Predicted 3D model of a 317-nucleotide part of an RNA (large-subunit ribosomal RNA, domain IV) from an uncultured eukaryote. The coordinates come from a structure-prediction model, not an experiment, and the mean pLDDT is 84.

[in-house]
Context: one part of a larger RNA
RNA sequence: UUAUUUUUAAGGAACUCGGCAAAAUAAUUCUGUAACUUAGGAAGAAAGAAUACCUUAACAAAAAGGUGAAACAGAUCAGGGGAUAGCGACUGUUUAAUAAAAACAAAAGACUUUGCUAAAUAGUAAUAUGAUGUAUAAGGUCUUAUGCCUGCCCAGUGUUGUAAUGUCAAACUUUUGGUGUUCACGUAUCGUUGUUAAACUUCAAUAAACGGCAGUCGUAACUCUAACGAUUCAAAGGUAGCGAAAUUCCUAGUCAUUUAAUUGGUGACCUGCAUGAAAGGCAUAACGACUUUCCCACUGUCUUGAAAAUGAACUCA
Numbered sequence: 001u002u003a004u005u006u007u008u009a010a011g012g013a014a015c016u017c018g019g020c021a022a023a024a025u026a027a028u029u030c031u032g033u034a035a036c037u038u039a040g041g042a043a044g045a046a047a048g049a050a051u052a053c054c055u056u057a058a059c060a061a062a063a064a065g066g067u068g069a070a071a072c073a074g075a076u077c078a079g080g081g082g083a084u085a086g087c088g089a090c091u092g093u094u095u096a097a098u099a100a101a102a103a104c105a106a107a108a109g110a111c112u113u114u115g116c117u118a119a120a121u122a123g124u125a126a127u128a129u130g131a132u133g134u135a136u137a138a139g140g141u142c143u144u145a146u147g148c149c150u151g152c153c154c155a156g157u158g159u160u161g162u163a164a165u166g167u168c169a170a171a172c173u174u175u176u177g178g179u180g181u182u183c184a185c186g187u188a189u190c191g192u193u194g195u196u197a198a199a200c201u202u203c204a205a206u207a208a209a210c211g212g213c214a215g216u217c218g219u220a221a222c223u224c225u226a227a228c229g230a231u232u233c234a235a236a237g238g239u240a241g242c243g244a245a246a247u248u249c250c251u252a253g254u255c256a257u258u259u260a261a262u263u264g265g266u267g268a269c270c271u272g273c274a275u276g277a278a279a280g281g282c283a284u285a286a287c288g289a290c291u292u293u294c295c296c297a298c299u300g301u302c303u304u305g306a307a308a309a310u311g312a313a314c315u316c317a
Stems, first nucleotide, its partner, number of pairs: 001312008010303002014301001019298001027051005036041001038145001052067005068072001080296004085291002087288002092104002108143007120129003146283004151213003156210002158206004163201001166200002171195002177190005214232005241275001242272001253269006
């Protein structure tokens, strides 16, 4: 000097991105226990009290009396707690060796394909899986418990259906014509006629399909604002809800609250640069080695250092 460990006056997070690390709590019995809630929970909530040994014949427990102590779960082992918001319902899964999460999954909801030699998948095929199953089944896609809900748009793209018409290939074929060849029959070739598939086209349906869901100007007897009116465009002009949000650039928005002081947190406002309804919207008890902020307890994190133990470095042998 350093590693591990122990202790520390007064203060007690002033440390720091952040209480990271450490400290504190801890067992059993009894008392007692809030909001909220899906009535199960929350809950070991929180907050308190007791605990040794001896005697009363005989386990445990309890009771009564007695004894000692600064201290009786006397060592070891052994929950810190509360409030708030976000996200994800939950248990579960994951980047073997930097990520455990709000990511994946999930029960559940919806759409869609499939009538059985099923669709779908693998294979050139035979065949196999699907399934020794049969629509309460199987495949694909999206969302994700539960509760309240899920608005408008089919113009574009896609999908499905329809059709009397229109356009269209190779192929086959008929008629007729040209050219080459041949004495002729014939044959080759070019064009023409007719028959003809999907597809395109036509017309519809469909958004829990891909997706989309506006401007400008004026108006009320202070001012401001605009229920109202005008106008342009569009397939339709964003409904309910939520909102400076894991989304807000300006922004440290404004107000309230929290602090002595807050670019933070929470509650409101709405001026949503660029929210919004299964790429789901909003709420939500329980749960979380998740993320945010605050409070109590606690402490060498710090003010601000100090001392000790055991190793190593170092010196000598």

Record summary:
Rfam family: Bacterial large subunit ribosomal RNA. Its family is annotated with ribosome and structural constituent of ribosome in the Gene Ontology.